Transfer RNA from a Clostridia bacterium, 74 nucleotides, folded computationally. The prediction has a mean pLDDT of 81.
RNA sequence: GGGCCAUUAGCUCAGUUGGUUAGAGCUACCGGCUCAUAACCGGUCGGUCUUAGGUUCGAGUCCUAAAUGGCCCA
Numbered sequence: 001g002g003g004c005c006a007u008u009a010g011c012u013c014a015g016u017u018g019g020u021u022a023g024a025g026c027u028a029c030c031g032g033c034u035c036a037u038a039a040c041c042g043g044u045c046g047g048u049c050u051u052a053g054g055u056u057c058g059a060g061u062c063c064u065a066a067a068u069g070g071c072c073c074a
Base pairs, nucleotide, nucleotide: 001073002072003071004070005069006068007067010026011025012024013023019057028044029043030042031041032040050066051065052064053063054062
């Protein structure tokens, strides 16, 4: 220098051909259970979907550029 992949909750991830409430598990917190702790059960909180533009009636999803990380080639 060139190519490819990833980026969504504190962490790990899903999200179907673009279609109307953005989700799961874990963590945290609250409650139950227990003499108590763990485990288990119930619940709650938590999001500028990396950034900036564009297309569209409508974008997490499509297009362009950028950023960060990873892999490959030279």

It matches the Rfam family "tRNA". Gene Ontology term of the family: triplet codon-amino acid adaptor activity. Rfam's curators write: Transfer RNA (tRNA) molecules are approximately 80 nucleotides in length. It is annotated as a transfer RNA.